[in-house]
Molecule: TPP riboswitch aptamer (THI element)
Organism: Pseudobacter ginsenosidimutans
RNA sequence: UCAGAUUCCCCGGGGUGCUGCCUGUAUAACAACUGGCGGCUGAGAUAAUACCCGUUGAACCUGGUCAGGGUAAUGCCUGCGCAGGGAAGGUAGCUCGAGUCUAU
Numbered sequence: 001u002c003a004g005a006u007u008c009c010c011c012g013g014g015g016u017g018c019u020g021c022c023u024g025u026a027u028a029a030c031a032a033c034u035g036g037c038g039g040c041u042g043a044g045a046u047a048a049u050a051c052c053c054g055u056u057g058a059a060c061c062u063g064g065u066c067a068g069g070g071u072a073a074u075g076c077c078u079g080c081g082c083a084g085g086g087a088a089g090g091u092a093g094c095u096c097g098a099g100u101c102u103a104u
Base pairs, nucleotide, nucleotide: 001098002097003095004094006092008090009089011054012053013052014051017040018039019038020037021036022035024033025032060085061084062083066079067078068077069076
């Protein structure tokens, strides 16, 4: 000097499904919608600034009412994916790290 992970400051991006029961609206009855309490997966399924992510970018969106598998059901898992988009800077010291210079 470079690289890597981390600390601190501060700014920003994102998602919130499936399903059971109860309740109210509504209906001839269903469906549908509001609210509440549970179950499933997950970091997160709504009020917590909680969780994740910020170009080294699969956090997240489009494709997608997608394809294969599986489930009570759902991107639940895998693929499409060296596909296309997508949100920033500073500080500190550290190292099984690499290179250069000087001295011995």